């Protein structure tokens, strides 16, 4: 100094031919139990990494940015 990928819930993660975003852990609560876990049943909890384009409409497509992570030189 080049190229690729990756960035979404507290944690690990899907997703979407462009049309108000989900699991599973964890959390609260409520059942059950003598009584704890655990299983069930619910509830919260997200500026989808920044800015700016196209678009009616953008987590997505486009461009610069930040951060990580690999390979080349």
């Nucleotide at each position: 100094g080049c190229c690729a990928c990756c960035u979404u819930a507290g944690c690990u993660c899907a997703g979407u031919u462009g049309g108000u975003a989900g699991a599973g852990c964890a959390a609260u609560g409520c059942a059950c139990u003598c009584g704890u876990a655990a299983c069930g049943c619910a509830u919260a909890g997200g500026u989808c990494c920044g800015c700016g384009g196209u678009u009616c409409a953008a987590u997505c497509c486009c461009g610069c940015g930040a951060g990580g992570u690999g390979g080349c030189u």
Predicted 3D model of a 73-nucleotide RNA (transfer RNA) from a Patescibacteria group bacterium. The source organism's lineage runs through Bacteria and Bacteria candidate phyla. Its Rfam family is "tRNA". Its family is annotated with triplet codon-amino acid adaptor activity in the Gene Ontology. The coordinates come from a structure-prediction model, not an experiment, and the mean pLDDT is 81.